[in-house]
């Protein structure tokens, strides 16, 4: 340096919920709360799923969205035990 991740140190971040606000919606962000999390940090590149239109009533279909704590893939990153 790369790969890996401890019963190390210093941190970080924040599920569900509530509360108020934004959006038709899925969601999204504040403020509260902690279930996790070795990238649960960035960012739609491919599935998946979800919304919204059409259509059909069993689904499909395009197109726009959503989602990074759904899986892969891509860029970055603390600390150093085996």
């Nucleotide at each position: 340096g790369u790969u890996c991740g401890a019963a190390a140190a210093a941190g970080c971040u924040a599920a569900a919920c509530g509360c108020a606000c934004c959006g038709u919606g899925a969601g999204g962000g504040g403020c509260g709360g902690g279930c996790g999390g070795a990238a649960a940090g960035c960012a739609a590149c491919g599935g998946a799923u979800c919304u919204u239109a059409a259509u059909u009533u069993a689904g499909u279909u395009a197109a726009a969205g959503a989602c990074a704590g759904c899986c892969g893939g891509g860029c970055u990153g603390c600390c150093g035990a085996a």
Annotation: A computed fold for an 82-nucleotide RNA from a Nitrospirota bacterium, annotated as c-di-GMP-I riboswitch aptamer. The sequence was found by an Rfam model in a public genome assembly. It matches the Rfam family "c-di-GMP-I riboswitch aptamer". Rfam describes the family as follows. GEMM was predicted in a large-scale screen for bacterial structured RNA regulatory elements.